Description: A computed fold for a 111-nucleotide RNA from Candidatus Phosphoribacter hodrii, annotated as Glycine riboswitch aptamer. Its mean pLDDT, the model's own confidence on a scale to 100, is 79. Its Rfam family is "Glycine riboswitch aptamer". The family has 44 seed sequences and 9,425 matches in Rfam 15.1.
[in-house]
């Protein structure tokens, strides 16, 4: 002082899969009664109302989390993933996202 690979951060890109059924209710919104300066307020046991709470049931992998093959090996142990399984976790948006690219800064150890 550099590449490479790690790491932590930040900027951008980033998939699937029910706004599903019940049920309870919120913001408001319709009805009602009151009061009025007619601009409006305040009350309500009615009704309507989420993408929020609860239960249900299908479904989705790419956070995490498990299992696993070549190899390893006398046994044992080790043995990966975007495969798997679906705990967890998600299924309008928003959050979140493996991964990819830049950027900063750190660390190895090589030159």
């Nucleotide at each position: 002082u550099c590449a490479c690979u790690c790491c932590a951060c930040g900027u951008g890109g980033g998939a699937g899969a029910g706004u599903c059924c019940a049920u309870c209710c919120a913001c408001g919104c319709c009805g009602g009664g009151c009061c009025u300066g007619c601009g409006g307020g305040c009350c309500u046991u009615g009704g309507c109302c989420a993408a929020g709470g609860u239960g249900g049931c299908g479904c989705c992998g790419a956070a995490g989390g498990g299992g696993c093959a070549a190899c390893u090996a006398c046994c044992c142990c080790g043995g990966a993933a975007c495969c798997u399984c679906u705990c967890a976790g998600g299924c309008a948006a928003c959050c979140g996202g493996a991964c990819c690219a830049c950027g900063u800064g750190g660390a190895c150890a090589g030159g």